[in-house]
């Protein structure tokens, strides 16, 4: 240093629901919550799913805690 993930350690984030709040809506963002995660850190590049405008085609947008990819970390036990 890579690969890998422990009945290890120190940390970290925080489903769902509530409560304000921005937004046509998906959904965001603060607080409480805290089911859970070895990247539940970021990236919307691929897909998917959902939202909005459209007779269709087709746009535009969300979502990374749906998957696949990039990408950068924190530990050291087999």
């Nucleotide at each position: 240093a890579c690969c890998c993930g422990a009945u290890a350690a120190u940390a970290g984030c925080a489903c769902a629901c509530c409560c304000g709040u921005c937004g046509c809506g998906a959904g965001g963002c603060g607080g409480g919550g805290c089911c859970g995660c070895a990247a539940a850190g970021c990236c919307a590049g691929g897909a998917g799913u959902c939202u909005c405008c459209g007779c269709c085609a087709g746009g535009a947008g969300a979502u990374c805690g749906u998957c696949c990819g990039g990408u950068u970390g924190c530990c050291g036990a087999a």
c-di-GMP-I riboswitch aptamer from a Gemmatimonadaceae bacterium, 78 nucleotides, folded computationally. Its mean pLDDT, the model's own confidence on a scale to 100, is 88. NCBI's taxonomy places the organism under Bacteria, Pseudomonadati, Gemmatimonadota, Gemmatimonadales, Gemmatimonadaceae. It was read from a public genome assembly, where an Rfam model found it. Of the family's consensus pairs, 95% are formed in the model.